[in-house]
Context: one part of a larger RNA
RNA sequence: GGCACAGGGUGGAUGCCUUGGCAUCAGGAGCCGACGAAGGACGUUGUAGCCUGCGAUAAGCCUCGGGGAGCUGGCAGACGAGCUGUGAUCCGAGGGUUUCCGAAUGGGGGAACCUACCCGAAGUCAUGUUCGGGUACCUGCACUUGAAUUCAUAGGGUGUAGGGGGGAACGCCGGGAAGUGAAACAUCUCAGUACCGGCAGGAAGAGAUAUUCUGUGAGUAGUGGUGAGCGAAAGCGGAUGAGGUUAAACCGUGCGCGUGUCAAGUUGUCAGACGUUGCGUGUGCGGGGUAGUGGGAGCCCCUGGAGGGAUCUGACAGUCUCUCGAUCAGUGAGAAAGCUGCGCUAUAGCCGAACCGGGUUGAAUACCGGACCGUAGAGGGUGGUAGUCCCGUAGGUGAAAUGGUGUGGCCUGGUGGGGGUUGUCCCGAGUAGCACGGGGCCCGUGAAAUCUCGUGUGAAUCUGCCAAGACCACUUGGUAAGCCUAAAUACUCCCUGAUGACCGAUAGCGGACCAGUACCGUGAGGGAAAGGUGAAAAGUACCCCGGGAGGGGAGUGAAAUAGUACCUGAAACCGUGUGCCU
Numbered sequence: 001g002g003c004a005c006a007g008g009g010u011g012g013a014u015g016c017c018u019u020g021g022c023a024u025c026a027g028g029a030g031c032c033g034a035c036g037a038a039g040g041a042c043g044u045u046g047u048a049g050c051c052u053g054c055g056a057u058a059a060g061c062c063u064c065g066g067g068g069a070g071c072u073g074g075c076a077g078a079c080g081a082g083c084u085g086u087g088a089u090c091c092g093a094g095g096g097u098u099u100c101c102g103a104a105u106g107g108g109g110g111a112a113c114c115u116a117c118c119c120g121a122a123g124u125c126a127u128g129u130u131c132g133g134g135u136a137c138c139u140g141c142a143c144u145u146g147a148a149u150u151c152a153u154a155g156g157g158u159g160u161a162g163g164g165g166g167g168a169a170c171g172c173c174g175g176g177a178a179g180u181g182a183a184a185c186a187u188c189u190c191a192g193u194a195c196c197g198g199c200a201g202g203a204a205g206a207g208a209u210a211u212u213c214u215g216u217g218a219g220u221a222g223u224g225g226u227g228a229g230c231g232a233a234a235g236c237g238g239a240u241g242a243g244g245u246u247a248a249a250c251c252g253u254g255c256g257c258g259u260g261u262c263a264a265g266u267u268g269u270c271a272g273a274c275g276u277u278g279c280g281u282g283u284g285c286g287g288g289g290u291a292g293u294g295g296g297a298g299c300c301c302c303u304g305g306a307g308g309g310a311u312c313u314g315a316c317a318g319u320c321u322c323u324c325g326a327u328c329a330g331u332g333a334g335a336a337a338g339c340u341g342c343g344c345u346a347u348a349g350c351c352g353a354a355c356c357g358g359g360u361u362g363a364a365u366a367c368c369g370g371a372c373c374g375u376a377g378a379g380g381g382u383g384g385u386a387g388u389c390c391c392g393u394a395g396g397u398g399a400a401a402u403g404g405u406g407u408g409g410c411c412u413g414g415u416g417g418g419g420g421u422u423g424u425c426c427c428g429a430g431u432a433g434c435a436c437g438g439g440g441c442c443c444g445u446g447a448a449a450u451c452u453c454g455u456g457u458g459a460a461u462c463u464g465c466c467a468a469g470a471c472c473a474c475u476u477g478g479u480a481a482g483c484c485u486a487a488a489u490a491c492u493c494c495c496u497g498a499u500g501a502c503c504g505a506u507a508g509c510g511g512a513c514c515a516g517u518a519c520c521g522u523g524a525g526g527g528a529a530a531g532g533u534g535a536a537a538a539g540u541a542c543c544c545c546g547g548g549a550g551g552g553g554a555g556u557g558a559a560a561u562a563g564u565a566c567c568u569g570a571a572a573c574c575g576u577g578u579g580c581c582u
Base pairs, nucleotide, nucleotide: 001581002580003579004578005577006576008574009573015567016532017531020503021502022500023499024498025497026496027495028494029492030491031166032165039101040100041099042055043054044053046079047078049075050074051073061095062094063093064092065091066090070083071082072081106115107114108113116135117134118133119132120131121130122129137163138162139161140160141159142158143157144156145155170201171199172198173197174196175195181188185225212239213238214237215236216235222230223229243484244483245482246428250287251286252285253284254283255282256281257280258279259278265274266273267317268316269315270314271313272312292462294427295426296425297424298421299420300419301418302417303416305324306323307322308321309320310319311318326415327414328413329412330411338410339409340408341407342406343405344404345403346402347401349397350396351395355370356369357368358367371388372387373377379391380390381389433457434456435455436454437453438452439451443469464479465478466477467476468475519526520525539566542553543552544551545550
């Protein structure tokens, strides 16, 4: 020096474990914010630090419920001082407080700082000081003031209401790629995707012959350098289910403009009376009216509870209006606000069956023996594997307060019906259509309809107009150019419960541990490592060696080769001992 064996060190693999994740399902909730959010800074406990909570009333204050013996949050003990059956701590509901920054909003600013003015208050002889409230900008509305410039307008001021910012995905709108595929590449594809901007809601958008979602139809019909690819619809089955309201014609009325005088008009008839009332036009308001088997207006006819009032006067008829009755409807679209009863439910809880003995063990839930409960033999914990030890589970039960939901009442709102109509009036205009240029549809310009945008041109009103894939005819279907509308649908930052041929610490979220931390970067941004003593700290009193670190005894414990470098403790790597070889 090598080989073998034994026994160590180092190291932290493996096994076992799980407080943490991942995925899915069901239910809930689905916005927060000038009444100052989200997110932070700084404070705050008797005692330093960090986390959690809270805000100068600062691990908390008040009220109402629950609960019932201990408590003063965690790391995390120690000392001290206290609270509590006059019900604390703790859990829930509702209030109160809530520094400073932050949309940040009196002005400024290098966030958590600096510095004003006005009003009120405390204090002072007075000033300084302190405390409370107010003072940003934009928009709408109202009032007011008011230039150049007479009226006016612009502008200013005051009041009042709203906005501003944040949010995981989902939604709508405006912009909008490229890598890629086509085995190259340009039309095409990727894809109206990623990304950027704006805006909103619990859904959004769309929507009344409703619409939507889904299975199928179907990778079909189509489209396509007929390449790569892209890719419907009707119909059928299911989910849901809801319809409303205007514009116009016509009537009334207010205002502006024009015109007008003894005619027109004042509901009809007759008789009187009035006479700046009438007519045309524009506009506001009220009534009326809303459809495709066309509807409505106007006109005509039939029918209809009671009472009061108005309609220039009187009579009759008519019209309008109010009250009662009848009837219908309603807060979710169509108008709109609240009060209240009851039921269910969410946010704390409560009750909840049945087992003992023996020996073994450090310890019994294992074993042996004999029992019991079960609408409960899900699960977890307890010194080994527990239906009957503990928490629970099945099954029952409970709310002062606040919220949700359902259903009543009060309440609120509406209301004639039917028929006829040859002719009269209305039925959404710079719209439809067309031309050119685009987009979007299965559809890449094609024979290219339908939908939609830009520029130009530019109709008709039911004997109308649009569509049925160029276009024409016939036939059939529909009724554009106003508005609103729940549900079925999408998503999950969040809450609760459940589940897993999901992971088990190089896995599973980046993060099981004080992690978006330490650290890196000027910055945008990047981004870790790190779990396990034991049943219980019983965490080694005391003695010895040593400056200490560390060790040897002694003691605890079932075990200390379980000693806070702590379960198991592989390999690489490094000593030691013994044997053999050189």
Molecule: large-subunit ribosomal RNA, domain I
Organism: Myceligenerans salitolerans